RNAcentral holds the sequence, with entries from Rfam.
The RNA shown here (c-di-GMP-I riboswitch aptamer) has 88 nucleotides and comes from Vibrio galatheae.
The coordinates come from a structure-prediction model, not an experiment, and the mean pLDDT is 84.

RNA sequence: CUUCACUUCUGGCAAACUAGCCGAAAGGUUAAGACGCAAAGCCUCCGGUCUGUCGACACGUGUUGUCUAUGAUAGCGGGGCUGCCAUU
Numbered sequence: 001c002u003u004c005a006c007u008u009c010u011g012g013c014a015a016a017c018u019a020g021c022c023g024a025a026a027g028g029u030u031a032a033g034a035c036g037c038a039a040a041g042c043c044u045c046c047g048g049u050c051u052g053u054c055g056a057c058a059c060g061u062g063u064u065g066u067c068u069a070u071g072a073u074a075g076c077g078g079g080g081c082u083g084c085c086a087u088u
Base pairs, nucleotide, nucleotide: 012037013036018031019030020029021028022027035075041081042080043079045078046077047076048073049072050071055067056066057065058064059062
């Protein structure tokens, strides 16, 4: 350095659905509940995606359309930081 075999604890988190609360919405949070996750722990720095309050524009002037993040998503990726275990 490569290949094969064996071992990998204690545990942890919690999707959807449902209910309460917050929010314009996306979504968040609490409870219940488990689809899954070896970072599905934490952080919006970069990209993506979602929503579109406020705002801008348009017209057929409306319970309208289009654009738009300052909002959201860390369980969409990248990145940063940190953590547990086995073997060597």